[in-house]
RNA sequence: UGUGGGGUAAUUCAACGGCAGAAUGUCUGGCUGUUAACCAGAUCGCUGGCGGUUCGAGUCCGCCCCCCACAG
Numbered sequence: 001u002g003u004g005g006g007g008u009a010a011u012u013c014a015a016c017g018g019c020a021g022a023a024u025g026u027c028u029g030g031c032u033g034u035u036a037a038c039c040a041g042a043u044c045g046c047u048g049g050c051g052g053u054u055c056g057a058g059u060c061c062g063c064c065c066c067c068c069a070c071a072g
Base pairs, nucleotide, nucleotide: 001071002070003069004068005067006066007065010024011023012022013021018055025043026042027041028040029039030038048064049063050062051061052060
C1' cells in the first nucleotide's frame, strides 16, 4: 500500500430498512447459620466520525479513523 472481515451497554455478542435486545457484570431486595448458588427487580447506549439515499438507516452508498487476517 492492496484485498477481505470487523467497530453496537462496563464486557461478550444479537438485531427483514420500521420501538436497539440477550447474556454476563454492577446495584437493591428475597432465600440462609454465613458465603456461593438460586429467585425477583433495577441499572446500562449520541450503534467509531462526517456526509448522502429514504417517509424512515445499527442496517444501503461515499470519505475518514481504529482493530484483525491475508497478500505485497

Transfer RNA from Salinibacter ruber, 72 nucleotides, folded computationally. The coordinates come from a structure-prediction model, not an experiment, and the mean pLDDT is 81. The RNAcentral record of the sequence draws on ENA. Rfam family: tRNA. Rfam classes the family as a transfer RNA. Its family is annotated with triplet codon-amino acid adaptor activity in the Gene Ontology.